[in-house]
Context: one part of a larger RNA
C1' cells in the first nucleotide's frame, strides 16, 4: 500500500413521532366599497428586533352580556412599573376614534408625497402657522339662466339621490374568438364556440306559460337526472360529429299588458245653424257648451272547446252622497255586510301575542389497594358508572385524574312559523247576428350569412344584415321542399319560485390520504431569501429531556475544546442535543507485498 477485524470519527438514511397538508361528506354563507373597499405605507407596548393586534383615543376607549383568580399577545427570557372580588385579564354583540396611499374624488405627482381655496375656530401686535369641515367626474329628477334665431334648442349654474365609479376562488348569461393537435400529409372538416380578451349580473343566472309536441291515440311552461342511443341522422359518407319524440325519476305555480269601448284633462284645428250638445221624459235653464285628431291619466280587457268590446235580455243586499234645477226611471262614487285574496312574479308596508330556532356560555355519574419501576394508565385483588367503553391528554397502554363525550340546559339582536289587526280585490249568467278590436316596417318573400344532428342538400325551422312588404278570425303560423285534405296553435309586449351549477369563506365529521426528498411552493422569520430592467421565477430548514432540572464548583487551554464533579431513569439526552444505516477517514492487531 491492499485485504479482513475490532473500536471510533464524520454524515444523515431508516424507524418511531406531528403543529402542517389532501381529499369527500353535512350544515351556514354567498358579496365587500364615496358612511372611502379590497390591499398596503408609516407608526403604536417602559426596554433593539419579527410576528399578531390597533391607529395621534393606536396590544388600545365607552355600554351591554357571559365568566370567575389572576393577570399586563406570540418569538421570550429578565428587569422595571402596574391592574384585579367596587369582578380584571378573556369570550360575544353594539358603539367610538381610525395617520397616509389605493375607485382617491380639491390641483399635482415618481403610490403611501408636493401645492392650494371657501367657511367656521385657536394662536400672534400682525403675517408665517394649527384644527374642523367643504371643493373629482359622469347620471336620475326638480328649479334657474339661457347663444347662432323670433319662439325653443344646445349649453351654463344650483340643490337632491344610503345613485353609478372600484374589488372578489368557481360558478351564469351575452359579444369577440384562436392555433398546436386528428385526419397517420393537407386545403373543406377536426380540435371547438374549446382556450383567451371584453362586457353584465345573482346567490344562483340562463329558460319559462305553446304561432309547442305528436300522429288519426293523444300530452299539455321552463329545468335538471336515468334510458331512448352512440340509435335516427350527418361527414373529403374520411377522420369524426351527434340529436328528437317517448318512457321512468327531481321540483312543481302560474300571473300581469297592447287594442276596441267609456270617461277626465290638456293642445291643435273647425265651427252662430240655436240645428247640434249638457243620461232618458216633462218643465225651465245653460252656452266656444260641441265636433274631428294628437298626447297622458283612470276604467275595462287577455283568450284558442276563439276571447274581448258594442247590443239585447234575466238575476242581483243595506245606507249616505251625486247628476244644471224639480219629480220618475237609470248611472256612477264612497262606507257597511258577504266571499275572497294577500307581503312571492302578480300592488304594499307596519304592530300585537304564542311558538321554534339562535352569540359568548351552564350542568354533567363512576377507583381504590398491593408489586415492578425514575415515572402506573401496566400487572395481581376487589369495587362502581354506563342516554357517557368517541377522542385527546396526564412522567409506559386510564370508561371511573383532568379536558371531554351521551344527556340536558340557556338568551341579546337576528331569522322563521302560526294567529289576529292591516292591506287589497269583487257583480253573475244568458243570447243573436250585424259592426269595431285582438301586439308593422312586423310576418312573409328574394339576396347573403348563421345556429339547429343538418358540411346547400329535396332543406323545413332559428337568428342576423340589406331590399321588397301583408292580413285581423271567412284572419295567420306550424305539421322537414311545395300542393290538397286533415290535425295542432294564436307571432310580431312583459314578469315569475322549486327541482340545476359552483365553493374566496364560517362550523362540524370523515379517510385500506401523507407523514418533513412525502403531504398545499409553504409544519420552522414564506410567495420569506434570493434571482430578474420587468411581467415573472422562487427555495433550503421539524424533534434534548417527563420536567431545564440547560451541568454550582475545581482543572488545562488566549480561545475553541475537554477532564472530573453535580442533574437526570438515561449525558454513548449537553441546546453541533431521539433512533444514528452507507458512502468516507482514522488507530489498534493479524495476513499479504
Nucleotide at each position: 500500500u491492499g485485504c479482513a477485524c475490532a473500536u471510533g470519527g464524520u454524515g444523515g438514511a431508516u424507524g418511531c413521532c406531528u403543529u402542517g397538508g389532501c381529499a369527500u361528506c353535512g350544515a351556514g354563507a354567498g358579496c365587500c366599497g364615496a358612511u372611502g373597499a379590497a390591499g398596503g405605507a408609516c407608526g403604536u407596548u417602559g426596554g433593539a428586533g419579527u410576528c399578531u393586534g390597533c391607529g395621534a383615543a393606536a396590544a388600545g376607549c365607552c355600554c351591554c352580556g357571559g365568566g370567575g383568580a389572576g393577570u399586563u399577545g406570540a418569538c421570550a427570557a429578565c428587569c422595571g412599573a402596574g391592574c384585579u372580588g367596587u369582578g380584571a385579564u378573556c369570550c360575544g354583540g353594539g358603539g367610538g376614534u381610525g395617520u397616509c396611499c389605493g375607485a382617491a374624488u380639491g390641483g399635482g405627482g415618481a403610490a403611501a408625497c408636493c401645492c392650494a381655496c371657501c367657511u367656521g375656530g385657536a394662536g400672534u401686535u400682525a403675517u408665517g402657522u394649527c384644527c374642523a369641515g367643504g371643493u373629482a367626474c359622469c347620471u336620475g329628477c326638480g328649479c334657474c339662466u339661457g347663444a347662432a334665431c323670433a319662439c325653443a334648442u344646445a349649453g351654463g349654474g344650483c340643490g337632491u339621490g344610503u345613485g353609478g365609479a372600484g374589488g372578489g376562488a368557481a360558478c351564469g348569461c351575452g359579444g369577440g374568438g384562436a392555433a398546436g393537435u386528428g385526419a397517420a400529409a393537407c386545403a373543406u372538416c377536426u380540435c371547438a364556440g374549446u382556450a383567451c380578451c371584453c362586457g353584465c349580473a345573482g346567490g344562483a343566472a340562463g329558460a319559462g306559460a305553446a304561432a309547442a309536441c305528436a300522429a288519426c291515440c293523444g300530452u299539455g311552461a321552463u329545468u335538471c337526472c336515468g334510458g331512448g342511443a352512440g340509435u335516427a341522422g350527418u361527414g373529403g359518407c374520411g377522420a369524426g360529429c351527434g340529436a328528437a319524440a317517448c318512457c321512468g325519476g327531481a321540483a312543481g305555480a302560474g300571473g300581469c299588458u297592447a287594442a276596441a269601448c267609456c270617461u277626465c284633462a290638456g293642445g291643435u284645428g273647425u265651427g252662430u245653424g240655436a240645428u247640434a250638445g249638457c243620461c232618458g221624459g216633462c218643465a225651465g235653464g245653460c252656452g266656444u257648451u260641441g265636433c274631428a285628431c294628437c298626447u297622458g291619466g283612470g276604467g275595462g280587457g287577455u283568450c284558442g272547446u276563439g276571447g274581448g268590446g258594442c247590443c239585447g235580455u234575466g238575476c242581483u243586499g243595506a245606507c249616505u252622497g251625486u247628476u244644471c234645477u224639480g219629480c220618475c226611471g237609470g248611472g256612477c262614487a264612497g262606507u257597511c255586510g258577504a266571499c275572497g285574496a294577500g307581503u312571492g312574479a302578480g300592488a304594499a308596508a307596519c304592530c300585537a301575542u304564542g311558538g321554534g330556532u339562535g352569540a359568548a356560555g351552564u350542568c354533567g355519574a363512576g377507583a381504590c389497594g398491593g408489586c415492578u419501576g425514575g415515572g402506573a394508565a401496566g400487572u395481581c385483588g376487589u369495587g362502581g358508572c354506563a342516554u357517557a367503553g368517541a377522542g385527546g391528554g396526564u412522567g409506559a397502554g386510564a370508561c371511573c385524574c383532568c379536558c371531554g363525550u351521551a344527556g340536558a340546559c340557556g338568551u341579546a339582536a337576528g331569522c322563521u312559523c302560526a294567529u289576529g289587526g292591516c292591506u287589497c280585490g269583487u257583480g253573475c249568467g244568458c243570447g243573436u247576428u250585424a259592426c269595431c278590436c285582438c301586439g308593422a316596417g312586423u310576418a312573409a318573400c328574394a339576396c347573403c350569412g348563421u345556429a339547429c344532428u343538418c358540411c346547400u342538400g329535396a332543406a323545413a325551422u332559428u337568428c342576423g344584415g340589406u331590399g321588397u312588404g301583408a292580413a285581423u278570425c271567412u284572419g295567420g303560423c306550424g305539421g322537414g321542399a311545395c300542393c290538397a285534405c286533415c290535425c295542432g296553435u294564436u307571432a310580431a309586449g312583459c314578469c315569475u319560485a322549486a327541482a340545476u351549477a359552483c365553493u374566496c369563506c364560517u362550523c362540524g365529521a370523515u379517510g385500506a390520504c401523507c407523514g418533513a426528498u412525502a403531504g398545499c411552493g409553504g409544519a420552522c422569520u414564506a410567495g420569506u431569501a434570493c434571482c430578474g430592467u420587468g411581467a415573472g421565477g422562487g427555495a433550503a430548514a421539524g424533534g434534548u429531556g417527563a420536567a431545564a432540572a440547560g451541568u454550582a464548583c475545581c482543572c488545562c487551554g488566549g480561545g475553541a475544546g475537554g477532564g472530573g464533579a453535580g442533574u437526570g431513569a438515561a449525558a454513548g439526552a449537553g441546546u453541533a442535543c431521539c433512533u444514528g444505516a452507507a458512502a468516507c477517514c482514522a488507530u489498534g492487531u493479524g495476513c499479504a507485498u
The part of an RNA shown here (large-subunit ribosomal RNA, domain I) has 593 nucleotides and comes from Aeromicrobium camelliae.
It was read from a public genome assembly.
It matches the Rfam family "Bacterial large subunit ribosomal RNA".